[in-house]
Molecule: transfer RNA
Organism: Candidatus Omnitrophota bacterium
RNA sequence: GGGCGAUUGGCUCAGUUGGUUAGAGCGCCACACUCACAUUGUGGAGAUCGGAGGUUCGAAUCCUCUAUCGCCCACCA
Numbered sequence: 001g002g003g004c005g006a007u008u009g010g011c012u013c014a015g016u017u018g019g020u021u022a023g024a025g026c027g028c029c030a031c032a033c034u035c036a037c038a039u040u041g042u043g044g045a046g047a048u049c050g051g052a053g054g055u056u057c058g059a060a061u062c063c064u065c066u067a068u069c070g071c072c073c074a075c076c077a
Stems, first nucleotide, its partner, number of pairs: 001073007010026004019057001028044005050066005
């Protein structure tokens, strides 16, 4: 330098050819249960999707640029 992949709540991930409120598990908070803790149950908070721009009536999803990480290839003193 070239190619491919990943980036979504604190963590691990899903998101079906663009379309109704962006979800799940774990974790966190409150309450119930318990002498207490754990477990369990109920409820709740928390991400506008790595960043910027564009296309569109509408973008996590398409396009461009860019950042970080990983893999492969090439080059090099």